[in-house]
Parts: sequence; structure tokens; C1' cells
RNA sequence: GGAUCCGUGGGUUAGCCUGGAUAGACCAUCUGCCUCCUAAGCAGAACGCCGAGAGUUCAAAUCUCUCCGGAUCCG
Repeated sequence: GGAUCCGUGGGUUAGCCUGGAUAGACCAUCUGCCUCCUAAGCAGAACGCCGAGAGUUCAAAUCUCUCCGGAUCCG
């Protein structure tokens, strides 16, 4: 230098191919219930402007382009 893949709450990840209602789940965190207390269990809450920007579109996490970061391969 070239190619492919990945980037989504604090952590892990689904959704992307085939655009469409309020972005879902688990763990962790907080509050309450339960308990003599803790853990476990149950209920609830908070946490995301989907890596950044631009474009297409009535509408973009999803399609296109550029850039940033990471992984692998080729030279």
C1' cells in the first nucleotide's frame, strides 16, 4: 500500500443481508419486597442520540461515500 471483518447503555451482545411504530436481551448498578442479617428469588428504575461526518430517502442502527479506531490476511 491492498482486501475482508468488527465498532450498538458501565460490560457482553441481538437487530443490519430484505430501511418503517418507543433500539431488545443477559450481567453489573440503584430502589423496593422477602429475610433476624446476607446471599438467592421477585418487582421496578436508571443507563444508548447505534464510532464521527456527509449523502440517498417520506423515513437510516440498517443503503452509499469519506474519515477514525481495532482484528485478520496479502504484498
Molecule: transfer RNA
Organism: Candidatus Bathyarchaeota archaeon